RNA sequence: UUUGAAGCUGUGGGAGAGACUUUCCGGUUAAUAACCUGGAAGGCACCGAAGGCGCAACCGCCCGGAAACGCUCAGGUAAACGGACUACAGCUUCGCG
Numbered sequence: 001u002u003u004g005a006a007g008c009u010g011u012g013g014g015a016g017a018g019a020c021u022u023u024c025c026g027g028u029u030a031a032u033a034a035c036c037u038g039g040a041a042g043g044c045a046c047c048g049a050a051g052g053c054g055c056a057a058c059c060g061c062c063c064g065g066a067a068a069c070g071c072u073c074a075g076g077u078a079a080a081c082g083g084a085c086u087a088c089a090g091c092u093u094c095g096c097g
Base pairs, nucleotide, nucleotide: 001097003095004094005093006092007091008090009089010088011087012086013085018044020043021042022041023040024039025038026036027035028034045077046076047075051073052071053070054069058065059064060063
């Protein structure tokens, strides 16, 4: 100096599926009722792109690794948060010329 890979940080993009239902707490109300911003527990339905598990092509070598595939334990189903992956910028490490 060229170039590839991996990781970290910041910013941006980022899907899917019930703002279901029951009870309780809390609030509004003169109050039963009614409503609901929220929280918890239960029920059924569903999603799949944190994580996790399983297998396959394939890779390596005798038993392992391995997906955006499958499972749905966890997580999630208005917004917010999260979110595999990704663009840009910066940093670190390793390798090749």
Molecule: Glycine riboswitch aptamer
Organism: endosymbiont of Galathealinum brachiosum